Background:
The RNA shown here (SAM riboswitch aptamer (S box leader)) has 113 nucleotides and comes from a Candidatus Nomurabacteria bacterium. The sequence is in RNAcentral, with records from Rfam.
[in-house]
């Protein structure tokens, strides 16, 4: 870097110094949040339990010493295919609307490569 496989409606920071303008991946369009300091860097504090302990013949339950992770909002929503419902229209088929199914794109783990 590839690749296939899990999970992504829950959770958990008005903290401390530094920094000083954009940030929510990237793009389109919304919606948000930001000079009451965002985001991001450091330190501490949580949160979860994938890898990891402990128990087990498993299933699986505890548990967090260590490895990652994570601490606004459904991965913030929506783009692509359907599904429902609604309105237009002879039909095809358009457009609306939905915390509905699905893909797609991501993040995360842990494995091959």
């Nucleotide at each position: 870097u590839u690749c296939a496989u899990a999970u992504c409606a829950g959770g958990a920071g008005u903290a401390u110094g530094g920094c000083g303008a954009g940030a929510g991946c990237a793009c389109u369009g919304g919606c948000u949040u930001u000079a009451u300091g965002a985001c991001c860097c450091a330190u501490c504090a949580g949160c979860a339990a994938c890898c990891c302990u402990u128990a087990g013949a498993g299933a699986u339950a505890a548990g967090u010493a260590g490895g990652u992770g994570c601490u606004a909002a459904a991965u913030c929503c929506a783009g692509c295919c359907a599904a429902u419902a609604g309105u237009g229209g002879a039909a095809a088929c358009a457009c609306u609307a939905u915390g509905u199914g699905g893909a797609a794109a991501g993040a995360u783990a842990a494995g091959a490569u």